[in-house]
Formats: sequence, structure tokens, C1' cells
RNA sequence: UCCCGAUAAGGCCAAUCCUUCCGUGAGGGGGGAUGGAAAGCAACGGAUCUUUGCGGACAAAGAUGGCGGAGCUGCCGAA
Repeated sequence: UCCCGAUAAGGCCAAUCCUUCCGUGAGGGGGGAUGGAAAGCAACGGAUCUUUGCGGACAAAGAUGGCGGAGCUGCCGAA
């Protein structure tokens, strides 16, 4: 350094839920903790969800990174 992931140390993020905040909506912000070794970043490709078009099939736009797969970056250093 790489792989790896401790009954280690210092920390980090934040599910359900709540909300007189934002959004047509999925959802986002705030509160707050279920949990997480990348639950950091980023919509690349799938998947799911929303809106619109449409008789349908399908298409377009958007959302979700805590739904998988890949990518980039990062703290610590036991076995």
C1' cells in the first nucleotide's frame, strides 16, 4: 500500500414516526433514532415510485443512492 473489519479509539450518517416548512406528486427540509463500515459523493445502467401524454401498449419528464449492480473518494488499524 492492498485485501479485510475488532466487545478498539475518535468520530460520521440517519429508518419507522412527527411536522402550522417546500413540492401537483413521488419526495425533499427540520425534529428524532431503527440501523449502517462507506447509510460519503454521483442518477451511469437496471429496478421501484410520481406526473403528463395515450383507448391501450408505450413514451417523456421527475423522484428514490437506506432496492440491487458498477464508478470515484475517505477515518482507524486488532485478527
This is a predicted structure of a 79-nucleotide RNA (c-di-GMP-I riboswitch aptamer) from an uncultured Desulfuromonadales bacterium. The coordinates come from a structure-prediction model, not an experiment, and the mean pLDDT is 83. It was read from a public genome assembly, where an Rfam model found it.